[in-house]
Source information: This is a predicted complex of two RNAs, RNase P RNA and transfer RNA, with 429 nucleotides together. Rfam match: Bacterial RNase P class A. Rfam classes the family as a ribozyme.
RNA sequence: CAAGUAAACCGGGUGACCGCCCUGAAAUAUCAGGGAGGAAAGUCCGAGCUCCACCGGGCAGGAUGCUGGGUAACACCCAGGAGGGGUGACCCUACGGAAAGUGCCACAGAAACAUACCGCCCCGCUUCAGCGGGGUAAGGGUGAAAUGGUGAGGUAAGGGCUCACCAGCGGCCAGGUGACUGGUCGGCUGGGUAAACCCCGUCCGGAGCAAGACCAAAUAGAGGGACAUAGGAACGCCCGGUCCGUUCCCUGGGUAGGUCGCUCGACCCUGGUGGUAACAUCAGGGCUAGAUAGAUGGUCACCGCUCCGAUUCGUCGGAGUACAGAACUCGGCUUACAGGUUUACUUGGCCC
RNA sequence: GUGAGUGUAGCCGAGAGGUUUAAGGCGCCAGGUUGUGGCCCUGGAGAGCGAGGGUUCGAAUCCCUCCACUCACCCCA
Numbered sequence: 001c002a003a004g005u006a007a008a009c010c011g012g013g014u015g016a017c018c019g020c021c022c023u024g025a026a027a028u029a030u031c032a033g034g035g036a037g038g039a040a041a042g043u044c045c046g047a048g049c050u051c052c053a054c055c056g057g058g059c060a061g062g063a064u065g066c067u068g069g070g071u072a073a074c075a076c077c078c079a080g081g082a083g084g085g086g087u088g089a090c091c092c093u094a095c096g097g098a099a100a101g102u103g104c105c106a107c108a109g110a111a112a113c114a115u116a117c118c119g120c121c122c123c124g125c126u127u128c129a130g131c132g133g134g135g136u137a138a139g140g141g142u143g144a145a146a147u148g149g150u151g152a153g154g155u156a157a158g159g160g161c162u163c164a165c166c167a168g169c170g171g172c173c174a175g176g177u178g179a180c181u182g183g184u185c186g187g188c189u190g191g192g193u194a195a196a197c198c199c200c201g202u203c204c205g206g207a208g209c210a211a212g213a214c215c216a217a218a219u220a221g222a223g224g225g226a227c228a229u230a231g232g233a234a235c236g237c238c239c240g241g242u243c244c245g246u247u248c249c250c251u252g253g254g255u256a257g258g259u260c261g262c263u264c265g266a267c268c269c270u271g272g273u274g275g276u277a278a279c280a281u282c283a284g285g286g287c288u289a290g291a292u293a294g295a296u297g298g299u300c301a302c303c304g305c306u307c308c309g310a311u312u313c314g315u316c317g318g319a320g321u322a323c324a325g326a327a328c329u330c331g332g333c334u335u336a337c338a339g340g341u342u343u344a345c346u347u348g349g350c351c352c
Numbered sequence: 353g354u355g356a357g358u359g360u361a362g363c364c365g366a367g368a369g370g371u372u373u374a375a376g377g378c379g380c381c382a383g384g385u386u387g388u389g390g391c392c393c394u395g396g397a398g399a400g401c402g403a404g405g406g407u408u409c410g411a412a413u414c415c416c417u418c419c420a421c422u423c424a425c426c427c428c429a
Base pairs, nucleotide, nucleotide: 001348002347003346004345005344006343007342008341009340010339012303013302014301015300016299017298018297020035021034022033023032024031025030037323041334042333044332045331046330047329048328049208050207051206052205054241055240056239057238058237059236061204062203063202064201065200066080067079068078069077070076081095082093083092084091085090096199097198101197102196103193104192105191117140118139119136120135121134122133123132124131125130148166149165150164151163152162153161167189168188169186170185171184172183173182174181175180212260213259214258215257222251223250224249225248226247230246231244232243233242252428253427254426267286268285269284270283271282272281273280274279304321305320306319307318308317309316310315353425354424355423356422357421358420359419362378363377364376370409380396381395382394383393384392402418403417404416405415406414
């Protein structure tokens, strides 16, 4: 210098004028303070909070899935293991079980899990073309997948039949909390699929701030249907206890108001300590939007950044400045994002 | 805002791992029939299953992410 990898961050600034929402002070005027994001988004997970009066059991259903830790919790995060990719920095993984059982594996192929089509070998027959029986998974052919792989010995031909190395499986020993790793022994060689059913371990009651509470207003608790030892215990079913003491569905009618919930919280900043880290804990400081058809905006000037054109290289002109926008609140994930900054590292080239 | 559901030719819709060209109806196009039009008869075109990625030998179908659209919600009670 070029190409790249990982992590963190910014994502316009200043001033003037005109407005909007909230809070506080006022005697009306008015004044002071605060006012979008890293994703506020998708609503995909997990919680807080609120209601369903409550407890227990079974079945079904759902979620999750290497190991250890973190957390209020999680499908998230951290560290490690295994497998895969990259020259490398580094990245990716739905990564339990196919030796519990069942299903499926189209077409092709003899055969898709118990089987011999061609070929090879042996025996018998023979009209010398071949036919029948048996052995063989080494070779051919089919397929996404074909009876562990390579080599040697052995054999009628072959075959883990035997041996060496490699791959897998199982037993034992050692290390590690563990996933697992290393060594050794045994020829044990038993296809794939669980994002098919299923098995195993762990977890799960439902609904959601339009939850819910209070005040106020209006209407018809009007019509039809279902149930009667009824029914209900809020969106699976069944059973038991206990409780309520009446319901459920359709049609119809009414309102379009206010207050609370509502923003101080697993909160933010700085520093110390423990821990590899995620994170935990301690001390000090801070208060940081609360609307209800929904405020957070508009215009102008100057500056910054990017691109294009001109240039007398001093500058000038034009265009652009992303994704998007709170609605009960948090922790995550995922997706979108013009342009830019910083740090650490890798590979290649050149120079000293 | 919260919670459900659906995407397959212009429209309605079947298919729910397999042999292929992804059924069928309406509509469209051409020909026939008719004096003309409709009905009817014959033939044809028009999709790669909302988009992207994954699992599998193989995906419209199974899984994940995104996009678009539709529906429900208060009171009488």